[in-house]
Molecule: TPP riboswitch aptamer (THI element)
Organism: Mesobacillus harenae
Parts: sequence; structure tokens; C1' cells
RNA sequence: GUGCACUACUGGGGGUGCCCGUUAAGCGGGCUGAGAGAAAGACCGAACUGUUUUUUAACCCUUUGGACCUGAUCUGGAUCGUACCAGCGGAGGAAAGUAGAUCGUAACUUGC
Repeated sequence: GUGCACUACUGGGGGUGCCCGUUAAGCGGGCUGAGAGAAAGACCGAACUGUUUUUUAACCCUUUGGACCUGAUCUGGAUCGUACCAGCGGAGGAAAGUAGAUCGUAACUUGC
């Protein structure tokens, strides 16, 4: 010195589970977590349910990427039950730009 970490703005990405009252809907409560929210449409269908798309709120993540997905109707251990915990995982994928402040410091370069 570049850059990382930090902050802000704009854009983008993501998940929304399990159990009980109790049941198909609605309502209420509980567990873990940063976050288990709401609305509209389409398809199957007598209806409910289910699947899927879009919009929006909060939260998280945004390539130096454990946000999230696949593997997975996985394996082991707990629990009333569930990605609840661990493995899988040095795995394969996965969404960017600008500016600020500061001298905190992954790394690299240059000079002494």
C1' cells in the first nucleotide's frame, strides 16, 4: 500500500419443521432455533386435504460463501415427536456492487 474484519445503501439468495388440545378446516398452547408469519392464484378433486407459483413482513446469508439445497424415506444417539444433537462435511452445488469510517488485522506486495 492492496485487502480482510466493521458499518451503511441498493440489488439478489434462502428456509418456515415437530408435538398436544384434536379432528379435515379454523383457533389456542408447547419444543429447538437468528427466523417456524400473512395474503392471492393455479392443478388434482364433490368438498376438505395435498402439490405448486407469485407478493409481502421479520430474520439470516451474499463468493475469503456452515445462509440454504443435494446426498436423505441416510447412519448413530436422545425425545411424546421433529436436522433436537452428532456424523456425512477438507463432499457436490449455491446469490454482488458501491461508498464510508478506522488502524482492529486472514493474507499478499513494496521499501528500509